The prediction has a mean pLDDT of 81. Large-subunit ribosomal RNA, domain IV from Dasysiphonia japonica, 314 nucleotides, folded computationally. The full RNA is in RNAcentral, with records from ENA. The organism belongs to Dasysiphonia, within Eukaryota. Rfam family: Bacterial large subunit ribosomal RNA. Rfam links the family to the GO terms ribosome and structural constituent of ribosome.
[in-house]
Context: one part of a larger RNA
RNA sequence: UUAUAUUAAAGGAACUCGGCAAACUAUUUUUGUAAGUUCGCGAUAAAAAAUACCAUUUAAAAAAUGGGAUAUAACGAAAGCAACGACUGGUUAACAAAACCACAGAACUCUGCAAAUUUUAAUAAAGAUGUAUAGGGUUUGAAGCCUGCCCAGUGCUUAAAAAUGAAAUAUAUUAAUGAAAAGUUAAUAUUAUAAAUUUAAGUAAACGGCGGUUCUAACUAUAAGAAUCCUUAGGUAGCGAAAUUCCUUGGCGGGUAAAUUCCGUCCUGCAUGAAUGGCGUAACGAUUGCUUUACUGUCUCUAAUAUAAAUUCA
Numbered sequence: 001u002u003a004u005a006u007u008a009a010a011g012g013a014a015c016u017c018g019g020c021a022a023a024c025u026a027u028u029u030u031u032g033u034a035a036g037u038u039c040g041c042g043a044u045a046a047a048a049a050a051u052a053c054c055a056u057u058u059a060a061a062a063a064a065u066g067g068g069a070u071a072u073a074a075c076g077a078a079a080g081c082a083a084c085g086a087c088u089g090g091u092u093a094a095c096a097a098a099a100c101c102a103c104a105g106a107a108c109u110c111u112g113c114a115a116a117u118u119u120u121a122a123u124a125a126a127g128a129u130g131u132a133u134a135g136g137g138u139u140u141g142a143a144g145c146c147u148g149c150c151c152a153g154u155g156c157u158u159a160a161a162a163a164u165g166a167a168a169u170a171u172a173u174u175a176a177u178g179a180a181a182a183g184u185u186a187a188u189a190u191u192a193u194a195a196a197u198u199u200a201a202g203u204a205a206a207c208g209g210c211g212g213u214u215c216u217a218a219c220u221a222u223a224a225g226a227a228u229c230c231u232u233a234g235g236u237a238g239c240g241a242a243a244u245u246c247c248u249u250g251g252c253g254g255g256u257a258a259a260u261u262c263c264g265u266c267c268u269g270c271a272u273g274a275a276u277g278g279c280g281u282a283a284c285g286a287u288u289g290c291u292u293u294a295c296u297g298u299c300u301c302u303a304a305u306a307u308a309a310a311u312u313c314a
Base pairs, nucleotide, nucleotide: 001309002308003307004306005305006304007303008302010300011299014298019295028050029049030048031047036041038142053067054066055065056064077293078292079291080290081289082288083287084285085284089101090100105140106139107138108137109136110135111134117126118125119124144279145278146277148210149209150208153207154206155203156202157201158200159199162198163197164196168193169192170191171189172188173187174186175185176184177183211229212228213227214226215225238272239269250266251265252264253263254262
């Protein structure tokens, strides 16, 4: 000096990105237990007392009373406010366990069985020894309250007739060649011909999208309202400085002596918004942010001891 342990006056997070690390708590018995809630939970909530052993008491034990404090063991720190994800589960073998994936549930879509879909050059096989309460694909992600408007664009579905496709192919006739009604070449007829495209309709829990400008109320301010332009339609409910807010440390309130964090509220949403789901939510979480109690060598500010190693000297 390093590592691993132990201890520490007064203070007690002043340390630090952050209580990281350490400390606190802990068993059993009895009492007691809040908000919230999907009534199951929350809950070992929290909090309080007792708990070695000895004596008295008792037939004995339990209980009670008194003494007693290291005599060893078990070994959760606790509470509150928010964010995200419902949950248990899974994941980057060897830097990431999460808010990612999955999930039950929900919706759309394809599929009538020689099914759709998938593997394969083909046979063949899975689907399935199943049959629409089934199977495949896509999205969302428990339950609760809900899921607005737009089909102009791009997809998808359907479609009687028509056009293009079609200067092609097929058919028919005529001419030339030829032995030939075969074949070849040329011309004519316009009779027939699929997908696809055009066109039309439908479809957004398909891909997606969801506006400007100007004016106006008898203080001021604001604009229920009016005018006008553009659009397929102009963002509804809800939420909102948000895991989304640039300006921004937004304004106000709470908490602190003091807070760019945190919580509540406002709405001026640079650039929220409804299964690319919206909003709330009990329970759950080695998740994330903030606060409190307890606790402590994290710190003020270091020190000592034990063991091991390194180093120096002999």